[in-house]
Molecule: FMN riboswitch aptamer (RFN element)
Organism: Bacillota bacterium
């Protein structure tokens, strides 16, 4: 310094802004209807967010995990270009776009729930052995 077995810790962020008004409540009327409160982080608009390991430094290249199927090995699984620098960059600088599981609720990437979970992996440490 190496791989190996254990252990131990650590291991995911983000609307308190504006419009709209399904829907609910009171209360007035004989009634039709009418006022009046309340009401979407889910709709518009707008702002914001990015596990992990590789690799010129990455949400959107390559792989993992998370999430779905499955009895299980294992399958399945969103997103970028333009132009510059440079030996090299879909990773950096300028510009422009995109994407984001399931249940719940008025349609959710940002809110509640499974989750004081599960987790790639990062550090540290202890053994034996090259």
């Nucleotide at each position: 310094a190496u791989g190996a077995g254990c252990c131990u810790u650590u291991g995911g962020g983000g609307c308190a802004a504006g419009g709209u008004g399904a829907g609910a409540a009171a209360g007035a009327u004989u009634a039709a209807u009418c006022u009046u409160u309340c009401g979407a982080u889910u709709c518009c608009u707008g702002a914001c967010c990015g596990g992990c390991g590789g690799u010129a430094g990455a949400g959107c290249c390559c792989g993992c995990g998370a999430g779905c199927c499955g009895u299980a090995u294992g399958g399945c699984u969103g997103a970028u270009c333009c132009g510059g620098u440079g030996u090299a960059a879909u990773u950096c600088c300028g510009g422009u776009g995109c994407c984001g599981a399931c249940a719940g609720u008025a349609u959710a990437g940002u809110c509640u729930g499974g989750a004081u979970g599960g987790g790639a992996a990062a550090a540290g440490g202890c053994u034996a052995g090259u």